[in-house]
RNA sequence: UGAGUCGGCCGGGUGGCCGCGGCGUCGCGUUCGACGGCGUCGAGGAAAGUCCGGACUCCGUAGGGCGAGGGUGCUGGCGAGAGCCAGGACGGGGUGACCUGUCGGAUCGGGCAACAGAGAACAGACCGCCGAUGGCGCACCAGCGCACAGGCAAGGGUGAAACGGUGCGGUAAGAGCGCACCAGCGUCGGGAGCGAUCCCGGCGGCUGGCAACCCCCACCCGGAGCAAGGCCAAGCAGGGGACGGUCGGCCCGGCCAAUCCCCAGGUAGGCCGCACAGAUGGAUGGCCACCGGGGCGGCGCCCGCAAGGGCACCACCUCACAGAAUCCGGCUUACAGGCCGACUCACCGU
Numbered sequence: 001u002g003a004g005u006c007g008g009c010c011g012g013g014u015g016g017c018c019g020c021g022g023c024g025u026c027g028c029g030u031u032c033g034a035c036g037g038c039g040u041c042g043a044g045g046a047a048a049g050u051c052c053g054g055a056c057u058c059c060g061u062a063g064g065g066c067g068a069g070g071g072u073g074c075u076g077g078c079g080a081g082a083g084c085c086a087g088g089a090c091g092g093g094g095u096g097a098c099c100u101g102u103c104g105g106a107u108c109g110g111g112c113a114a115c116a117g118a119g120a121a122c123a124g125a126c127c128g129c130c131g132a133u134g135g136c137g138c139a140c141c142a143g144c145g146c147a148c149a150g151g152c153a154a155g156g157g158u159g160a161a162a163c164g165g166u167g168c169g170g171u172a173a174g175a176g177c178g179c180a181c182c183a184g185c186g187u188c189g190g191g192a193g194c195g196a197u198c199c200c201g202g203c204g205g206c207u208g209g210c211a212a213c214c215c216c217c218a219c220c221c222g223g224a225g226c227a228a229g230g231c232c233a234a235g236c237a238g239g240g241g242a243c244g245g246u247c248g249g250c251c252c253g254g255c256c257a258a259u260c261c262c263c264a265g266g267u268a269g270g271c272c273g274c275a276c277a278g279a280u281g282g283a284u285g286g287c288c289a290c291c292g293g294g295g296c297g298g299c300g301c302c303c304g305c306a307a308g309g310g311c312a313c314c315a316c317c318u319c320a321c322a323g324a325a326u327c328c329g330g331c332u333u334a335c336a337g338g339c340c341g342a343c344u345c346a347c348c349g350u
């Protein structure tokens, strides 16, 4: 100097004019409403997705046990929880800083493995190897040949996966068949760590995968959601009463229309829930000027061997993603541009 990685933060400012919503106050002389003046308040880091956890509300008992169904699943710390931070094991990417995926149990048991392939789990002779032994043939014998019986998992080939790997021995050919080393597993012992786990040594030839198939283990879980829910309450319909008419007269009783009064439930509607923005189908904006940031272009100057960089002026363009609706905490997603810190790589100079 260039290219990057990680973490944190900001995400236009000021003024003027016009406009919008809430509240208060004044014009307003009685009230209300409308209008106007003044004052004050008026989106975000994600207000978004509505994916988690909670507050709150109702249903009503979901308390204990068992079961069903669902969810979660390495360790430690913090946290009410969601989650966050740090760490562990096994992988993947990058030269690197670093990024990223997975995470209880496969000796409880059952089950599964497409296609290809001879064979897919205590497997398998397609090509291949052998044919010591037995068989057949040749040969006087030594032996040679065939590949019939049979043996072999070394080599080839298929596959995501072929029953650990390398070497030596062994053998007719082979094979953990034996041995040495390596990897894993189990077990015993020692050490480090709170722990997941790691390191060392001995022993055992013990050596495939899938639990996002059922299953087993541990822990957690009642449902619905502010259109929750609560209060007030027209009109019509309903119930009761008063006055009245009618049933030949009176009482009781029945029936009937209008008016008035009362009642309960509750619709429209209103209020609360609801907030130092607030809601009501939903206000928080627009223009201009100046300043600021960025980009491209032009001209000039400076630094540097160079790559390249810096400064000043002019003109043009541009300043994102997006917008509360009960509230809070997380997660995820979107985002022009910029700032700060730590670190990595390459090149150059000393």
Base pairs, nucleotide, nucleotide: 001346002345003344004343005342006341007340008339009338010337012291013290014289015288016287017286018285020042021041022040023039024038025037026036027035044321048332049331051330052329053328054327055326056225057224058223059222069221070220071219072218073217074087075086076085077084078083088103089102090101091100092099093098104216105215109214110213111210112209126156127155128152129151130150133149134148135146136145137144138143164182165181166180167179168178169177183207184206185204186203187202188201189200190199191198192197229272230271231270232269238263239262240261241260242259244256245255246254247253292319293318294317295316297314298313300311301310302309303308
Molecule: Bacterial RNase P class A
Organism: Acidimicrobiales bacterium